[in-house]
Context: one part of a larger RNA
RNA sequence: UGACGGGGGCCCGCACAAGCGGUGGAGCAUGUGGUUUAAUUCGAUGAUACGCGAAAAAUCUUACCAGGACUUGACAUGUACUAGAAUGUUGUAGAAAUAUAGCAGGCCUUCGGGACUGGUACACAGGUGCUGCAUGGCUGUCGUCAGCUCGUGUCGUGAGAUGUUGGGUUAAGUCCCGCAACGAGCGCAACCCCUAUCCCUUGUUGCUAACAGGUUAAGCUGAGUUCUCUAGGGAAACUAUCAGCGAAUAAGCUGGAGGAAGGUGGGGAUGACGUCAAGUCCUCAUGGCCCUUAUGUCCUGGGCUACACACGUGCUACAAUGGGUGAUACAAAGAGUUGCAAGACCGUAAGGUGAAGCUAAUCUCAAAAAAUCACUCUCAGUUCGGAUUGAAGUCUGAAACUCGACUUCAUGAAGUUGGAAUCGCUAGUAAUCGCAGAUCAGCGUGCUGCGGUGAAUGCGUUCUCGGGCCUUGUACA
Numbered sequence: 001u002g003a004c005g006g007g008g009g010c011c012c013g014c015a016c017a018a019g020c021g022g023u024g025g026a027g028c029a030u031g032u033g034g035u036u037u038a039a040u041u042c043g044a045u046g047a048u049a050c051g052c053g054a055a056a057a058a059u060c061u062u063a064c065c066a067g068g069a070c071u072u073g074a075c076a077u078g079u080a081c082u083a084g085a086a087u088g089u090u091g092u093a094g095a096a097a098u099a100u101a102g103c104a105g106g107c108c109u110u111c112g113g114g115a116c117u118g119g120u121a122c123a124c125a126g127g128u129g130c131u132g133c134a135u136g137g138c139u140g141u142c143g144u145c146a147g148c149u150c151g152u153g154u155c156g157u158g159a160g161a162u163g164u165u166g167g168g169u170u171a172a173g174u175c176c177c178g179c180a181a182c183g184a185g186c187g188c189a190a191c192c193c194c195u196a197u198c199c200c201u202u203g204u205u206g207c208u209a210a211c212a213g214g215u216u217a218a219g220c221u222g223a224g225u226u227c228u229c230u231a232g233g234g235a236a237a238c239u240a241u242c243a244g245c246g247a248a249u250a251a252g253c254u255g256g257a258g259g260a261a262g263g264u265g266g267g268g269a270u271g272a273c274g275u276c277a278a279g280u281c282c283u284c285a286u287g288g289c290c291c292u293u294a295u296g297u298c299c300u301g302g303g304c305u306a307c308a309c310a311c312g313u314g315c316u317a318c319a320a321u322g323g324g325u326g327a328u329a330c331a332a333a334g335a336g337u338u339g340c341a342a343g344a345c346c347g348u349a350a351g352g353u354g355a356a357g358c359u360a361a362u363c364u365c366a367a368a369a370a371a372u373c374a375c376u377c378u379c380a381g382u383u384c385g386g387a388u389u390g391a392a393g394u395c396u397g398a399a400a401c402u403c404g405a406c407u408u409c410a411u412g413a414a415g416u417u418g419g420a421a422u423c424g425c426u427a428g429u430a431a432u433c434g435c436a437g438a439u440c441a442g443c444g445u446g447c448u449g450c451g452g453u454g455a456a457u458g459c460g461u462u463c464u465c466g467g468g469c470c471u472u473g474u475a476c477a
Stems, first nucleotide, its partner, number of pairs: 001477002003474003007471007015461002019425005026316008034307002042053002064302007073124001077123008087104007107114002126291002129289003135285002137280003140276001142274001147186006153162003166177003192268004197235005203229001206225003211222003238262001241256005318418001322377006334365003339358002344353003384415001389410007431453007
């Protein structure tokens, strides 16, 4: 100087407390451990692994296993020799890879050859093989915590100290005052984006107040650009103003007024010096080592989907604040030409037939769902719950046996609110309800977004956990 303390002081955080909803019990989905297996590819493992890499494992993917094949190779560049245009297509054997037999085809040329393809030989290719404890890059975490440092000066023999400590204050090393310090840098804040109010411009594909037409109905049409909105510009919030508090005429704090918004308005992006030899050699790049008729490459099939069990994360429930049937209303944000697909018709339905429109503020996906109204069920393992199983089908795709999703009929399991323990959340939040997208032929209860309805509680900081500053002890570095 640090680190540590079941030392002290001050302070903060959904850290506790106060509340609301869960997990832990059930069934299923998914990941992991374990076990099994020819293989169940590999990685991730307290917080910081476990719906994680994977924004999609039937084939492919695929790295694993079995079997069948290849060896200048599936891919790149170059050299020498040699044969043939390239290319398209048919048959045979085979699970395919591949092998083999034909047919069509006859490029440019200075006639040396060239482009392209096959063969032989050689340099070399190739490796998701090892080492993340050789590395780059990227990422997690402490933590969006308020810290981490430097120059000069001063103090100290020196390691170092000071500044950065102290008194106030703040979300903040934020600001003020004081001070052997005076300044500066990386962080904080602001600058950026979205959102909340208003104004100007814009006016179609959006919108519809007035006028006119028109319909079963509808901005449907003329027309208009008032409103909503679109997307560009601007205004607005700064403790500006008033009062009180404030060693004090400071920083600031409390309350009020005005205001769409008030003390960082709300949200996002943004992550200092560093820590964990944290994670990743299987994104990529890369040193070293290793393989080179195989640890490389191609193909078929299987596996990654196994199942006495254990754990994590979720979904659905156990019902009446509910289930069922019918009627009816209101979003936002997205996607669409290898695509989204209306109306119509067929089917109980999944879906099918056929096809208008749309490269989209124009058309389509598209029905929002909870909510509301009416009827019914009347507390039951039930008209709750839907697992499991049987049968019949639909769609995608060469192909749904291993191993897809969905529909209909039948079946109708556990489950009556969950032990010890434990998680999330402070406001348009929790809870609850649906919608869209990426990936994608097909497939999600996952993920990422979007809006609808919309709470309760917060006395407070004694205690638990994590963190910041000062101080003290130490046989630790």